Predicted 3D model of a 115-nucleotide RNA (FMN riboswitch aptamer (RFN element)) from Desulfosporosinus acididurans.
This record gives sequence, C1' cells and structure tokens, in this order.
RNA sequence: ACUAUCCUCUGGGGUUGGGUGAAAUUCCCUAUCGGCGGUACAGCCCGCGAGCCUUUUUGGCAGAUCCGGUUUAAUUCCGGAGCCGACAGUAAAGUCUGGAUGAGAAGAGGAAUAG
Repeated sequence: ACUAUCCUCUGGGGUUGGGUGAAAUUCCCUAUCGGCGGUACAGCCCGCGAGCCUUUUUGGCAGAUCCGGUUUAAUUCCGGAGCCGACAGUAAAGUCUGGAUGAGAAGAGGAAUAG
C1' cells in the first nucleotide's frame, strides 16, 4: 500500500398564480423538481436502485432527445426546441395523502484481525 471481515454515520427534490365546476394542488393555461456509479460536468447515453411479475437460486419486465456551436474529447458544457416520471386513495396526480421515522444503489469514517 492492497484485499477480506466487523461497526458507525450519511444516503430524493418539486403544485406558484389563475380558469371551469357542487367538488380538482388530479382537468385546462402557467409554474416547478430531477437518486447512485461510469464518462468532458447527464432526469432522456451505458448500468444500478426504488417499482411490478416470478423464483430454491434467480430471471424477466420496466420512462424520456434531438439540432447547432466550442473542444483532443461532450446525445454530459453553451444556445435552441422537445420529452419522461411506480403503486393505492380522490374529479383523472412526477409535485397532495399513504406504505415510508421504511427500503436502497452508493458515499464517508472507525477499530481489530488475517492474507
């Protein structure tokens, strides 16, 4: 210095303003948010987590981006125009309520032992 084991901590944000209506933070206009790892800085590239189905193990399903510019290198930066977002409840929900003071990708630190 590396690897393995153990423990602790951390680990998700967002409905503004108005319209209609008996009733809508759910419809319409407007607004607003973006987990983790990789890589030239990413909600929309590659993968993971959460979610659903199935299973002894596990495996499968599972949303969204283009154009131009700069550069050695960018679907990641800049400019422009778009798009996506679990389940249950309820006037139809990415944003309210609930499972959830939950779970988890992962990150940081600590002690001791072994190789």

It was read from a public genome assembly, where an Rfam model found it. Its mean pLDDT, the model's own confidence on a scale to 100, is 85. Lineage of the source: Bacteria > Bacillati > Bacillota > Desulfitobacteriaceae > Desulfosporosinus. The model forms 97% of the base pairs in the Rfam consensus.